[in-house]
The part of an RNA shown here (large-subunit ribosomal RNA, domain VI) has 254 nucleotides and comes from Hydroptila sp. AD-2013. The organism belongs to Hydroptila, within Eukaryota. Its mean pLDDT, the model's own confidence on a scale to 100, is 85.
Context: one part of a larger RNA
RNA sequence: UGUCGGAAAAUUGAGAGGAUCUGUCCUUAGUACGAAAGGACCGGGAUGGACGCACCUCUGGUGUACCAGUUGUAGUGCCAACUGCAGCGCUGGGUAGCUAUGUGCGGAAUAGAUAACUGCUGAAAGCAUCUAAGCAGGAAACUAACCUCAAAACAAGUUUUCCCUAUGAGAGUCGUGGAAGACUACCACGUUGAUAGGCCGGGUGUGGAAGAAGGGUAACCUUUGAAGCUAACCGGUACUAAUCACUCCAUUGG
Numbered sequence: 001u002g003u004c005g006g007a008a009a010a011u012u013g014a015g016a017g018g019a020u021c022u023g024u025c026c027u028u029a030g031u032a033c034g035a036a037a038g039g040a041c042c043g044g045g046a047u048g049g050a051c052g053c054a055c056c057u058c059u060g061g062u063g064u065a066c067c068a069g070u071u072g073u074a075g076u077g078c079c080a081a082c083u084g085c086a087g088c089g090c091u092g093g094g095u096a097g098c099u100a101u102g103u104g105c106g107g108a109a110u111a112g113a114u115a116a117c118u119g120c121u122g123a124a125a126g127c128a129u130c131u132a133a134g135c136a137g138g139a140a141a142c143u144a145a146c147c148u149c150a151a152a153a154c155a156a157g158u159u160u161u162c163c164c165u166a167u168g169a170g171a172g173u174c175g176u177g178g179a180a181g182a183c184u185a186c187c188a189c190g191u192u193g194a195u196a197g198g199c200c201g202g203g204u205g206u207g208g209a210a211g212a213a214g215g216g217u218a219a220c221c222u223u224u225g226a227a228g229c230u231a232a233c234c235g236g237u238a239c240u241a242a243u244c245a246c247u248c249c250a251u252u253g254g
Base pairs, nucleotide, nucleotide: 005163006162007161008160009159010158011157015149016148017147018146021049022048023047024046025045026044027043033038051106052105053104054103055102059100060099061098062097066093067092068091069090070089071086072085073084074083075082076081110144111143112142117137118136119135120134164254165253170248171247172246173245174190175189176188177187178186195241196240197239198237199236200235201234202233205229206228211224212223213222214221215220
C1' cells in the first nucleotide's frame, strides 16, 4: 500500500516447516520347532542410550553491584574503625538472571492407498498361470494423524460486536519502565497513577558488626546478640520522576 466504510476481537486452513531413531531385560516359554545342541514368531510389561523442546523446584556452574576472612602498601592527625591500589589483590561462600552435567516432556496408537513380494478366482492357450476382466493381503518410505507458522491463499476467506469524528475521532512526539529488545519494533504506565527509583516490611545470602563490658602478659576469647550488613527477588507505600504541552489528521471521507 492492498484486501471496496472503519475499528476491535475470535477463527477456517490452501500451503509451509518440524518430528519420524534405537538397545537391553522380564514374561509368554525353555513353549512351538529340533535326535540333540540349541531355540523362536505373535502378544504383554519394565528400563536405558542418542536426539529434540521447555524450564530453573532440586543438584551444580556463573554471579567484577551481596557477605565474610586475609597479605602488602598509601591515606583519613594517632589508637580503633574504615577507604584507595595491587588480575574482583588473593581466598571462602552466594540472591536474581542466564545456564547443563540438573528437572519435566516427546517419538506413540490409528486409518488410507501402495513397493518388492504373497495369494484367490481366472481365460487368452479345454492344461497351467497372482492378471488380461475381477478380488484379497503387504513396509520406518507416501497421504492423513502429532507439534509450529499460516488469508499477501491477489480466488486477499469466515464469524461476533461496535458506529465514532473539525466542540478534533485517531495516531504520533515526549516521559517512567519492561521476564521486550542491536536500532526499530512489541508490551505496561503517565497523577482518575504502583511505570521505575526511594522508603517500609518480608525473603535470601553471609555468618556473629561497630561500640562497650568481662577474661587473658599477649595473640585473642566471651557477653550484649541468630548480631550486623544484605544486588537484580516478593509485597506494600505517591516521598521523587512520569509536569505542562506539541505535531499530523479526515466528504474523493477518515